[in-house]
Context: one part of a larger RNA
RNA sequence: UUGGGCGUAAAGAGCGUGUAGGCGGCUUGACAGGUCCGUUGUGAAAACUGGAGGCUUAACCUCCAGACGUCGAUGGAAACCGUCUGGCUAGAGUCCGGAAGAGGAGAGUGGAAAUUCCUGGUGUAGCGGUGAAAUGCGCAGAUAUCAGGAAGAACACCCGUGGCGAAGACGGCUCUCUGGGACGGUACUGACGCUGAGACGCGAAAGCGUGGGGAGCAAACAGGAUUAGAUACCCUGGUAGUCCACGCCGUAAACGAUGGGUGCUAGGUGUGGGAGGUGUCGACUCCUCCCGUGCCGAAGCUAACGCAUUAAGCACCCCGCCUGGGGAGUACGGCCGCAAGGCUAAAACUC
Numbered sequence: 001u002u003g004g005g006c007g008u009a010a011a012g013a014g015c016g017u018g019u020a021g022g023c024g025g026c027u028u029g030a031c032a033g034g035u036c037c038g039u040u041g042u043g044a045a046a047a048c049u050g051g052a053g054g055c056u057u058a059a060c061c062u063c064c065a066g067a068c069g070u071c072g073a074u075g076g077a078a079a080c081c082g083u084c085u086g087g088c089u090a091g092a093g094u095c096c097g098g099a100a101g102a103g104g105a106g107a108g109u110g111g112a113a114a115u116u117c118c119u120g121g122u123g124u125a126g127c128g129g130u131g132a133a134a135u136g137c138g139c140a141g142a143u144a145u146c147a148g149g150a151a152g153a154a155c156a157c158c159c160g161u162g163g164c165g166a167a168g169a170c171g172g173c174u175c176u177c178u179g180g181g182a183c184g185g186u187a188c189u190g191a192c193g194c195u196g197a198g199a200c201g202c203g204a205a206a207g208c209g210u211g212g213g214g215a216g217c218a219a220a221c222a223g224g225a226u227u228a229g230a231u232a233c234c235c236u237g238g239u240a241g242u243c244c245a246c247g248c249c250g251u252a253a254a255c256g257a258u259g260g261g262u263g264c265u266a267g268g269u270g271u272g273g274g275a276g277g278u279g280u281c282g283a284c285u286c287c288u289c290c291c292g293u294g295c296c297g298a299a300g301c302u303a304a305c306g307c308a309u310u311a312a313g314c315a316c317c318c319c320g321c322c323u324g325g326g327g328a329g330u331a332c333g334g335c336c337g338c339a340a341g342g343c344u345a346a347a348a349c350u351c
Stems, first nucleotide, its partner, number of pairs: 004322003007305002012319001014202004021195003025088003029084003033081002035077007042069001048066007091192001092189003095185003103178007110155001115151008126137002163170001207248006216242002221237004259318006267296011300307002324351003333344004
C1' cells in the first nucleotide's frame, strides 16, 4: 500500500464560517467527453499462460494458440455519469403570523443579604483556631452587640436529568443595539444543496503587556503545629492573581472521551416550546402533530460494558484521525508568540 478501524483497547480536529475539490432531487430534448458494442491498424522476437511435440526424464528446446495498451482510426448505441437546454417542487431558502429563551454587546441600577474596613455607643477579659494545640488578635479595650459610613466581588430563594448558544460558555433588575432557532400559514424563488484540504474567525482556566481596581479568597512566601523528617495535608497571616479596559496567548478529562449531512428501522414514560382538536362561560384535564431535552426498552449491533428514532442499528456522501510499548508529543528544522510556550514532527537505541 491493500485491508481493517476510531464511546471505554491506538484513533473524531475544542468549535464554527467558508475557498478549491469530492458528492448531489424529479423531469423534456439535444450532444456524444466518460461508458458500451462492431470493424480495422498496430502492439518485433524472446519471456509469460494453455495445448502439442523433441532430447531415456527433467531442466532445456521446437511448434500452435492465447495474452500483452487508460493505444490509434472508423462506424454505431444513448440507459447511466458528464455538458447544454426547457420544465417541476418533495431538498434548500425567502416572506407573513403569534409565542419561548441565563444567546451576544453596551449603558445604567438594586438590597434592613453576606464579608472586610472606618467612626461612635454599650460592655469586659478574653477572642480565635484545632484531633489536641500553638503562632495570631486583645486592658493603647478585642471578641460580642447597636447605630452610621466606605469598598469590592458575587447575585440566595425562583432553579428544574429546565432554557439558550456552534463550541468555549451564559443566571439580581431595567433600557438600547443585535444573532440564532422552533412552530403555524403555504404567498414567493426554483436544486440555489451536503461536506470541506488550505484559509479566516471564535475559543474555559492559568499566564503575559499597559493602565486602573483590590472586599473576600489565595499560588509564592513567613510563622505555628504534625512528623523520624514534613520544602505537604491542618492552623494564623499573606503577595501576585482573581475584578475592569484595551492588546496578546490558543491550550484542557475543550468529554457524550461518540465529526458533519441525509434517508430508513417496535414501543413505553417524563419534561420544555409551538400548533390543532374534544370539552368548557373560561382556565385546567384529555387526544393528535412538529421541534428540543431525559429515562426505560424491541429488532439489530458490541469483546464485553453497553448503544438502541438524540444509535454505538441499516445504508450513502464528504472531512479528520489510527497502525505495538518506551524513547516522545521529545530533538532538529520551519511557522507563530513580548515571554511562557504553541503548531508541525522524527531517528538512533531498547523491550
Small-subunit ribosomal RNA, central domain from an uncultured bacterium, 351 nucleotides, folded computationally. The RNAcentral record of the full RNA draws on ENA and SILVA. Model confidence (mean pLDDT): 87 of 100.